[in-house]
RNA sequence: UCCGCCAUAGCUCAACGGCAGAGCAUUCGGCUGUUAACCGAAGGGUUCUUGGUUCAAAUCCAAGUGGCGGAG
Numbered sequence: 001u002c003c004g005c006c007a008u009a010g011c012u013c014a015a016c017g018g019c020a021g022a023g024c025a026u027u028c029g030g031c032u033g034u035u036a037a038c039c040g041a042a043g044g045g046u047u048c049u050u051g052g053u054u055c056a057a058a059u060c061c062a063a064g065u066g067g068c069g070g071a072g
Base pairs, nucleotide, nucleotide: 001071002070003069004068005067006066007065010024011023012022013021018055026042027041028040029039030038048064049063050062051061052060
């Protein structure tokens, strides 16, 4: 310098172009003599940034930033 992949909740990851979810963690409740375990609930998101396409974008396109891998 060129090519490819990845970026979504505190962490690990989902999500046919049509309300953004799960597990773990956190908080509260249930259960119990108590704790752990187990069961239930709640809170938590500018979907990396900026544009574009579209009635509608986490999703498609372009550029940028960061990370990983490859070629020379």

A computed fold for a 72-nucleotide RNA from a Phototrophicaceae bacterium, annotated as transfer RNA.
Rfam family: tRNA. Gene Ontology term of the family: triplet codon-amino acid adaptor activity. By type it is a transfer RNA. Rfam describes the family as follows. Transfer RNA (tRNA) molecules are approximately 80 nucleotides in length.
NCBI's taxonomy places the organism under Bacteria, Chloroflexota, Candidatus Thermofontia, Phototrophicales, Phototrophicaceae.
The sequence is in RNAcentral, with records from ENA.